[in-house]
This record gives sequence, structure tokens and C1' cells, in this order.
RNA sequence: GGGCCGGUCGUCUAGCUGGUUAGGAUGUCGCUCUGACACGGCGAAGGUCGAGAGUUCAAAUCUCUCCCGGCCCA
Repeated sequence: GGGCCGGUCGUCUAGCUGGUUAGGAUGUCGCUCUGACACGGCGAAGGUCGAGAGUUCAAAUCUCUCCCGGCCCA
């Protein structure tokens, strides 16, 4: 340099045949449970969906450019 794959709450990840509130686990906080702690139960907060542009009534999802990481080739 070329090709392919990936980037989503603090962390790991589902969703990527476009559709109205982006889901789960873990962690955090509150309540509950206990003599107390842990576990368990209930609830809440937490996401510019890597950045920008385009297409569309509508984009995490499609297209283009760029950034970062990984694999392969040279």
C1' cells in the first nucleotide's frame, strides 16, 4: 500500500432484510430482605449507536469519505 471484519450505556454484547420507547448481562445508586453483611427480590439512573456527509417521509441499520483496532496478502 491492497483486501476483509469490527467500533452500540463504565465494561461485555444483541439488534445491521431501514419503521415510531435501542434490548440484555455485569457494574453503580435506592428500596426490600438480615441482628448485620453477602446472596436473592423490586425499582431507577446511565447511550451524540467511532466522526462527517449523502439517500429517504423515516438511518444503529443503506452509500461515500475519514479515524481507531484486528486478520490476511504484498